[in-house]
Context: one part of a larger RNA
RNA sequence: CGCAUACGGUGGAUGCCUUGGCAGUCAGAGGCGAUGAAAGACGUGGAAGCCUGCGAUAAGGUUCGGGGAGUCGGCAAACAGACUGUGAUCCGGACAUUUCUGAAUGGGGAAACCCACCCAGUGUAAGCUGGGUAUCCAGUACUGAAUACAUAGGUGCUGGAGGCAAACCGGGAGAACUGAAACAUCUAAGUACCCCGAGGAAAAGAAAUCAACCGAGAUUCCCUGAGUAGCGGCGAGCGAAAGGGGAGCAGCCCUUAAGUUGAAUUUGUGUUAGCGGAAGGCUCUGGAAAGUGCCGCCAUAGCGGGUGAUAGCCCCGUACGCGAAAAUGCAUUUUCAGUGAAAACGAGUAGGACGGGACACGAGAAAUCCUGUCUGAAGAUGGGGGGACCAUCCUCCAAGGCUAAAUACUCCUGACUGACCGAUAGUGAACCAGUACCGUGAGGGAAAGGCGAAAAGAACCCCUGUUAGGGGAGUGAAAUAGAUCCUGAAACCGUAUGCGU
Numbered sequence: 001c002g003c004a005u006a007c008g009g010u011g012g013a014u015g016c017c018u019u020g021g022c023a024g025u026c027a028g029a030g031g032c033g034a035u036g037a038a039a040g041a042c043g044u045g046g047a048a049g050c051c052u053g054c055g056a057u058a059a060g061g062u063u064c065g066g067g068g069a070g071u072c073g074g075c076a077a078a079c080a081g082a083c084u085g086u087g088a089u090c091c092g093g094a095c096a097u098u099u100c101u102g103a104a105u106g107g108g109g110a111a112a113c114c115c116a117c118c119c120a121g122u123g124u125a126a127g128c129u130g131g132g133u134a135u136c137c138a139g140u141a142c143u144g145a146a147u148a149c150a151u152a153g154g155u156g157c158u159g160g161a162g163g164c165a166a167a168c169c170g171g172g173a174g175a176a177c178u179g180a181a182a183c184a185u186c187u188a189a190g191u192a193c194c195c196c197g198a199g200g201a202a203a204a205g206a207a208a209u210c211a212a213c214c215g216a217g218a219u220u221c222c223c224u225g226a227g228u229a230g231c232g233g234c235g236a237g238c239g240a241a242a243g244g245g246g247a248g249c250a251g252c253c254c255u256u257a258a259g260u261u262g263a264a265u266u267u268g269u270g271u272u273a274g275c276g277g278a279a280g281g282c283u284c285u286g287g288a289a290a291g292u293g294c295c296g297c298c299a300u301a302g303c304g305g306g307u308g309a310u311a312g313c314c315c316c317g318u319a320c321g322c323g324a325a326a327a328u329g330c331a332u333u334u335u336c337a338g339u340g341a342a343a344a345c346g347a348g349u350a351g352g353a354c355g356g357g358a359c360a361c362g363a364g365a366a367a368u369c370c371u372g373u374c375u376g377a378a379g380a381u382g383g384g385g386g387g388a389c390c391a392u393c394c395u396c397c398a399a400g401g402c403u404a405a406a407u408a409c410u411c412c413u414g415a416c417u418g419a420c421c422g423a424u425a426g427u428g429a430a431c432c433a434g435u436a437c438c439g440u441g442a443g444g445g446a447a448a449g450g451c452g453a454a455a456a457g458a459a460c461c462c463c464u465g466u467u468a469g470g471g472g473a474g475u476g477a478a479a480u481a482g483a484u485c486c487u488g489a490a491a492c493c494g495u496a497u498g499c500g501u
Base pairs, nucleotide, nucleotide: 001500002499003498004497005496006495007494008493009492015486016450017449020421021420022418023417024416025415026414027413028412029410030409031164032163039101040100041099042055043054044053046079049075050074051073061095062094063093064092065091066090070083071082072081106115107114108113116133117132118131119130120129121128122127135161136160137159138158139157140156141155142154143153168199169197170196171195172194179186183233209216210215220247221246222245223244224243230238231237251402252401253400254346259339260338261337262336263335264334267331268330269329270328271327272326274322275321276320280295281294282293284291296313297312298302304316305315306314351375352374353373354372355371356370357369358368361387382397383396384395385394386393437444438443457485460472461471462470463469
């Protein structure tokens, strides 16, 4: 030095576990905000820090309910001091307080800071306390130039808006990579991104629609029709509609309607705390019984969780039944006030020309729809459409408006589910994580779970420089469960023994 065996060290795989995730189902909710939001800064406890809560009334105040014995949130034990059957802590409703920043709104500003003015009250005064002072829009009153009337402008008052928020929705504007095996029409795609606006849904919507000589009867969504008919450097690719079957159905108004909103009110039913809620003992093993054995019981309850191993009958619960002073959702009765709303049936409209765009349809034989420029009818004895165009026939009535449901989505709340994950997985984040850390910045972005049933977390003694580490003692079922703590693989490093060299 190698091999083998045994015992260790190191290391943290594996197994088991789960407080966290992931994906859904069914309900709820679908907004918050000048009555100051979302997000924060700074404070706030007897006690230093962080988290949580709260706001100078500061882990809280008042009140109304629930509840019924301990309590003063967590890391985090102890101490000090308090509260509590005159009902605390805790849970729920309502109310009050709610510093400073932030749309931030008196002015400024390098957010959480600086500096004002007006009015009222109070005070001898310095001052203090309270309220107000942004902009825009609408309405209204007063005032009022050049300029006579007026208008612009100014001032006051009243009302509204502003900002935030995950996706869904409507509109405006709108790429490129890519594909076409290159690339230009084309595609990607009206996608991404940006902007505006709205609602719990939005949009659409009661035929100037389809159909085919039979007929249907608003819109929306799903299945089918169908990868069909078509479009297409007829390449790559793009890609309908009628009809059929379903979901859901609702119609109306312009002479003021269907509907819808708000306030009050009647009744019912929910939500926001809760309450009742059946039935088991002995024995054995064991540290521990829920396990074994024996004999019982309940069940509209044998979902689930906990308890020293596996519990229907020990605990919390579960089935089932019950419950609200207060606030509030929905439905409903009645009353009032709005909204719908453009008054009056649709003209610079339909149509045409040129140029664009949308239609599955790339200008094509190209209908139909929108419209930038230029034009421009008819008036129900009329007009539009039926895919160039014409006739016949059929069908409908544009240029005004409203309209629930079926549909889309989930930042959020509750209950439940999983041939979903189980700490290199599952969210980036099971743990004080969008943290530490990196970056001027936009932005990027971790690692890190497990003693034990219970801390019973090792009094005391010894070694030593030692608050390190260890040996005894003690606890415990176990300490090779000792806090670097369940299990403890491998690489790697040793000790002992044997063999080989």
This is a predicted structure of a 501-nucleotide part of an RNA (large-subunit ribosomal RNA, domain I) from Marinospirillum sp. The RNAcentral record of the full RNA draws on ENA. The source organism's lineage runs through Bacteria, Pseudomonadati, Pseudomonadota, Oceanospirillales and Marinospirillum. Rfam family: Bacterial large subunit ribosomal RNA. Its family is annotated with structural constituent of ribosome and ribosome in the Gene Ontology.